Description:
Model confidence (mean pLDDT): 83 of 100. Transfer RNA from a Candidatus Latescibacterota bacterium, 74 nucleotides, folded computationally.

[in-house]
RNA sequence: UGCCCCGUGGUGUAACGGCAGCACACCUGACUCUGGCUCAGGUAAUCGAGGUUCGAGUCCUUGCGGGGCAGCCA
Numbered sequence: 001u002g003c004c005c006c007g008u009g010g011u012g013u014a015a016c017g018g019c020a021g022c023a024c025a026c027c028u029g030a031c032u033c034u035g036g037c038u039c040a041g042g043u044a045a046u047c048g049a050g051g052u053u054c055g056a057g058u059c060c061u062u063g064c065g066g067g068g069c070a071g072c073c074a
Base pairs, nucleotide, nucleotide: 001070002069003068004067005066006065007064010024011023012022013021018054026042027041028040029039030038047063048062049061050060051059
C1' cells in the first nucleotide's frame, strides 16, 4: 500500500428493509435472622459522516477502530 472479515447495553449474542430482542451482569422489590438461591419488576446499546428508500442495525460511498492475507522499502 492492496484485498477480505468484523464493529449492537457493562459482557456475550440475535433481529426478511418494518416497535432493537435474549442470556448473564447491574438496580429495586418479594422471600430469608443476614447473605446466597429462587421469583417479580426495572435501567441501559446499533463506531462517525453522507447517500438510497415511505422506512436503514441491515443496502451503497467514505472515514475510524480491530483481526486476517498479500505486497513494497531498508